[in-house]
Context: one part of a larger RNA
Molecule: large-subunit ribosomal RNA, domain IV
Organism: metagenome
RNA sequence: UCAUGGUUAAGGAACUAGGCAAAUUGACCCCGUAACUUCGGAAUAAGGGGUCCUCAUUUUUAAUGAGGCGCAGAGAAUAGGUCCAGGCAACUGUUUAACAAAAACACAGGGCUGUGCAAACUCGAAAGAUGAUGUAUACAGCCUGACACCUGCCCGGUGCUGGAAGGUUAAGAGGAGAGCUUAGAUGUAUGUCGACGGUUUGAAUUGAAGCCCCAGUAAACGGCGGCCGUAACUAUAACGGUCCUAAGGUAGCGAAAUUCCUUGUCGGGUAAGUUCCGACCUGCACGAAUGGUGUAAUGAUCCGGACGCUGUCUCAAUCAUGAUCUCA
Repeated sequence: UCAUGGUUAAGGAACUAGGCAAAUUGACCCCGUAACUUCGGAAUAAGGGGUCCUCAUUUUUAAUGAGGCGCAGAGAAUAGGUCCAGGCAACUGUUUAACAAAAACACAGGGCUGUGCAAACUCGAAAGAUGAUGUAUACAGCCUGACACCUGCCCGGUGCUGGAAGGUUAAGAGGAGAGCUUAGAUGUAUGUCGACGGUUUGAAUUGAAGCCCCAGUAAACGGCGGCCGUAACUAUAACGGUCCUAAGGUAGCGAAAUUCCUUGUCGGGUAAGUUCCGACCUGCACGAAUGGUGUAAUGAUCCGGACGCUGUCUCAAUCAUGAUCUCA
């Protein structure tokens, strides 16, 4: 000097990103216990009192009375700190073996879609297997995520489903026609014509799904406007005009895990508050199962506050053990 422990005057979070760490609390008995609530909880809420030994009595795991000792009676050790308000996730659970345990995943519940059984989906060139020794109250895929109240408008684009009149469209079918070849004919010619056969091509016509087309469908992928004017102070605009769109964001919420400007403004809390809580709405860029808004209980979750408590600190001291260090 360091590490790990013990103790500490006065103060008591002034420390710090943050009460990190430490301290407080702690067992059992009795009393007592709020908001809120899904009536189960919240709850060991909170907050108080008691606890040893001897004797007696009684209704004998205990209570009452009398007496006794100590600084101290759950006599050592083991054994919740508590409360207030908010975000997120309903909950118990799961996860990055060895930097992340969470608001992520899962979940019961909700919805959509496919599948009639030799099922769909999946694995496998196939046989076959799985699904399932199951049968639509089943199985598979996708989304949401308890519960309460709800879940608005848009089918123009993309996707899916259905439709079949018309357009387009492959191989194949079809074979008009054309080229080459040449027995032969002609016979002045290196030429011309040229049957059968062979061969190389090849038009019309025909030809499915798909696409174009016509509908449906958003708890399918997704989307959900701008400008100008207007009320007898001012301001604002219930109202009007106009342009565009498939339709122009409804309810609810809102400086939010979302707000750039921003430490927005007002109120609360503090002597003082970029955080926090309650409002406002000017939502850069919330919004309804990519779910919206609430919500008791739950959480080694995150944010803010209070009481208690303390060497976290003012500000350090001391003791024990071990190490560093010196000598042998």